Record summary: Predicted 3D model of a 71-nucleotide RNA (transfer RNA) from a Lachnospiraceae bacterium. The organism belongs to Lachnospiraceae, within Bacteria. It matches the Rfam family "tRNA". About the family: Transfer RNA (tRNA) molecules are approximately 80 nucleotides in length. It was read from a public genome assembly.
RNA sequence: GGCGUCAUAGCCAAGUGGUAAGGCGUGGGUCUGCACCACCCUGAUCGCCGGUUCAACUCCGGCUGACGCCU
Numbered sequence: 001g002g003c004g005u006c007a008u009a010g011c012c013a014a015g016u017g018g019u020a021a022g023g024c025g026u027g028g029g030u031c032u033g034c035a036c037c038a039c040c041c042u043g044a045u046c047g048c049c050g051g052u053u054c055a056a057c058u059c060c061g062g063c064u065g066a067c068g069c070c071u
Stems, first nucleotide, its partner, number of pairs: 001070007010024003018054001027041004047063005
């Protein structure tokens, strides 16, 4: 220098065009004399900027970062 893969909540992680699942953790509540356990509730402008589309986490382009391959 060229090419490819990946980027979703504090962490892990699903989601192949129609308003983003789940688990752990945090916080709140019920319970308890206080705790633990158990149960219920609680949260995401999907790395950034554009484009296509009635509609984009999803498709396209660029950028940033991580990893890998070739030279």